[in-house]
RNA sequence: CCGUCAUCUAGACCGGCUGAGGGACUGGCCCUUUGAAGCCGGGGCAACCUGCGCUCUGCGUUACGGUGCCAACUCCUGCGGUCCCGCUUAGCGGGUUCGGUAGAUGAUCG
Numbered sequence: 001c002c003g004u005c006a007u008c009u010a011g012a013c014c015g016g017c018u019g020a021g022g023g024a025c026u027g028g029c030c031c032u033u034u035g036a037a038g039c040c041g042g043g044g045c046a047a048c049c050u051g052c053g054c055u056c057u058g059c060g061u062u063a064c065g066g067u068g069c070c071a072a073c074u075c076c077u078g079c080g081g082u083c084c085c086g087c088u089u090a091g092c093g094g095g096u097u098c099g100g101u102a103g104a105u106g107a108u109c110g
Stems, first nucleotide, its partner, number of pairs: 001110001003108006013042005021031003025078001027076002043070003048066002050063001051061004074102001079099003083095005
C1' cells in the first nucleotide's frame, strides 16, 4: 500500500512548550489568539486484539499488555432510490428515509 471481515447517532480533557491554523477530499457549516495544528507529561473513554472467569459458535470482566479514541451523527453533504412538501412543472428545490461511494478504527491475508 492492496484485498477481506467487523464496527462507526454512545462514551471520554487537563497542564507545559509553541503560536495560526483545523474539522480527510468537494460544497456548506463550524471550531480557533478566551490559543488551531504539532510535540511532551498526566488523566480518561472504550472493549477490536490480548488476558482472566464461566454453564464456552457465546457471555461477562475492564484487567498484565498491543492499538484506537477524548467539539458538532463519520459535523452535514456528494451517487441512486422511497415517501412528503413547494415551485411558472415532467424537471428543479427543500425535507425524510434506505442503500451505495468515500473515509476512519481494529483484526487478518499478501
The prediction has a mean pLDDT of 83. Predicted 3D model of a 110-nucleotide RNA (SAM riboswitch aptamer (S box leader)) from an uncultured Pseudomonadota bacterium. The sequence was found by an Rfam model in a public genome assembly. It matches the Rfam family "SAM riboswitch aptamer (S box leader)". Rfam's curators write: The SAM riboswitch is found upstream of a number of genes which code for proteins involved in methionine or cysteine biosynthesis in Gram-positive bacteria.